[in-house]
Context: one part of a larger RNA
RNA sequence: GGCGCACGGUGGAUGCCUAGGCGUUAGGAGCCGAAGAAGGACGGGACGAACACCGAUAUGCCUCGGGGAGCUGUAAGUAAGCAUUGAUCCGGGGAUUUCCGAAUGGGGGAACCCUCUACUCCUUAUCGAGUAGAAUCCAUCUCUGAACACAUAGGAGAUGAGAAGGCAGACCAGGGGAACUGAAACAUCUAAGUACCCUGAGGAAGAGAAAGCAAAUGCGAUUUCCUGAGUAGCGGCGAGCGAAACGGAAACAGCCCAAACCAGUAAGCUUGCUUACUGGGGUUGUAGGACGUCCCAUACGGAGUUACAAAGGAUGAGAGUAGACGAAGAGAUCUGGAAAGAUCGGCCAAAGAGUGUAACAGCCACGUAGUCGAAACUGUCAUCCCUCCGGGACGGAUCCUGAGUACGGCGGGACACGUGAAACCCCGUCGGAAUCCGGGAGGACCAUCUCCCAAGGCUAAAUACUACCUAACGACCGAUAGUGAACCAGUACCGUGAGGGAAAGGUGAAAAGCACCCCGGAAGGGGAGUGAAAGAGAACCUGAAACCGUGUGCCU
Numbered sequence: 001g002g003c004g005c006a007c008g009g010u011g012g013a014u015g016c017c018u019a020g021g022c023g024u025u026a027g028g029a030g031c032c033g034a035a036g037a038a039g040g041a042c043g044g045g046a047c048g049a050a051c052a053c054c055g056a057u058a059u060g061c062c063u064c065g066g067g068g069a070g071c072u073g074u075a076a077g078u079a080a081g082c083a084u085u086g087a088u089c090c091g092g093g094g095a096u097u098u099c100c101g102a103a104u105g106g107g108g109g110a111a112c113c114c115u116c117u118a119c120u121c122c123u124u125a126u127c128g129a130g131u132a133g134a135a136u137c138c139a140u141c142u143c144u145g146a147a148c149a150c151a152u153a154g155g156a157g158a159u160g161a162g163a164a165g166g167c168a169g170a171c172c173a174g175g176g177g178a179a180c181u182g183a184a185a186c187a188u189c190u191a192a193g194u195a196c197c198c199u200g201a202g203g204a205a206g207a208g209a210a211a212g213c214a215a216a217u218g219c220g221a222u223u224u225c226c227u228g229a230g231u232a233g234c235g236g237c238g239a240g241c242g243a244a245a246c247g248g249a250a251a252c253a254g255c256c257c258a259a260a261c262c263a264g265u266a267a268g269c270u271u272g273c274u275u276a277c278u279g280g281g282g283u284u285g286u287a288g289g290a291c292g293u294c295c296c297a298u299a300c301g302g303a304g305u306u307a308c309a310a311a312g313g314a315u316g317a318g319a320g321u322a323g324a325c326g327a328a329g330a331g332a333u334c335u336g337g338a339a340a341g342a343u344c345g346g347c348c349a350a351a352g353a354g355u356g357u358a359a360c361a362g363c364c365a366c367g368u369a370g371u372c373g374a375a376a377c378u379g380u381c382a383u384c385c386c387u388c389c390g391g392g393a394c395g396g397a398u399c400c401u402g403a404g405u406a407c408g409g410c411g412g413g414a415c416a417c418g419u420g421a422a423a424c425c426c427c428g429u430c431g432g433a434a435u436c437c438g439g440g441a442g443g444a445c446c447a448u449c450u451c452c453c454a455a456g457g458c459u460a461a462a463u464a465c466u467a468c469c470u471a472a473c474g475a476c477c478g479a480u481a482g483u484g485a486a487c488c489a490g491u492a493c494c495g496u497g498a499g500g501g502a503a504a505g506g507u508g509a510a511a512a513g514c515a516c517c518c519c520g521g522a523a524g525g526g527g528a529g530u531g532a533a534a535g536a537g538a539a540c541c542u543g544a545a546a547c548c549g550u551g552u553g554c555c556u
Base pairs, nucleotide, nucleotide: 001555002554003553004552005551006550007549008548009547015541016506017505020477021476022474023473024472025471026470027469028468029466030465031166032165039100040099041098042055043054044053046078047077050074051073052059061094062093063092064091065090066089070082071081072080105114106113107112115134116133117132118131119130120129121128136163137162138160139159140158141157142156143155144154171202172200173199174198175197176196182189186236212219213218223250224249225248226247233241234240254458255457256456257402261280262279263278264277265276266275267274268273269272285436287401288400289399290398291395292394293393294392295391296390301389302388303387304386312385313384314383315382316381317380319378320377321376323372324371325370331344332343333342334341346363347362348352354366355365356364407431408430409429410428411427412426413425417443438453439452440451441450442449493500494499513540516527517526518525519524
């Protein structure tokens, strides 16, 4: 030195565990903000820093309920206190809420600096202190007021829970809008109207009561699902893209203006018209309405707070936001440190879900089934009060029925549809109708036929999503896994910055966390003691391997 064997050190794999994650289901909720948000900075405790909580009324204040013996958070320790005159704790409502932040008196390198106005306090006075107000835009009103006579622009002021900003990295609508890629290259095409950017909104959004679909005995707003169907089609007819109607379901709900006409008010001037506003009227396609004539009718009727007008009140039911009661063994013996284990022998069960308790507990604890419960606040539903409401027939002379609109040319977009025979829909540009004997559509276009009535608006439900709350579940993970984060993690650390981004769990049933003695400067160790165990001693469960030793056998 090598190979074995034995015993150690180091190291932290493995096993077991779970305080944290992941996913799903059901219900709720789906917004907060100038009445100052979200998010922060700085402070507040008897005692250092941090987390949590709170805001100069600062570890808390008031009040109404619950609860019932201890309490002053994590978090030990000491101190000083509080509490059956009901504390701590839990819930409802309220008060306070520094400074920054949309930040809004002005400024600014966020959490800082400096003003003005009114009032108040102190002071002889200056100084100083306190309270309130002072940004911009918009709407309404008032007062003013140019060029330029009236006027208008502009200015000043008052009023306004008006706007702004945040977010849930979700869902929705709109405005913009790629490339990689695929086509086995690539340009039309695809990826894809995707990603991404911007704007806006709601708890959903959007769409929506036929100028629709269709072609039979027709249907009757929209949305979503199944089907139709990978069909009809589109397509360098390549790659690929890809409907709709019918049918079956979910859910169902319909309405209001503009106009004609009537009335009123005001303005204008050409003095009998026009315009504007308000009220009535009226709302459709077998055309309807105005208009004219006639009939019935004012309540025993209908409807209503989500459209169709709109504001509330009362009562009741049930729900949420704290909770309460809640059965049955302090069973015996044995093992053990410990009984919930084994044996014996009982009981409850509308409760044998689960967790904990010194090993595995229906009967030990918390609970579970079941049954109760709200002073206050907040939803939901019902009833009543309340609030609102005329309908029809006939006539066919006249009037009305959404105009730079429909439509056409040219250029685009979007429709499953790439210009195609390309309808329908939308945009730009240039033209530009008809008026019910009217107009649009039925995939060029024309005729016949059929369906419908554009150029105004509103509309619940069925549908999409889940940051958040509650309850529950898992052939999900178990510390290199599961969130990046089980632990004071978006931390430490890195970066000028945008941004990137960790590692790190386990003594024991209970600290009973080793009094005392010895060696040592200490670290550390040896006794003693605690404990079932200390080879569980905090570098703490188990404690693999690499790696490093000590002893010994054999070989060299």

This is a predicted structure of a 556-nucleotide part of an RNA (large-subunit ribosomal RNA, domain I) from Caldalkalibacillus mannanilyticus. Its mean pLDDT, the model's own confidence on a scale to 100, is 86. RNAcentral holds the full RNA, with entries from ENA.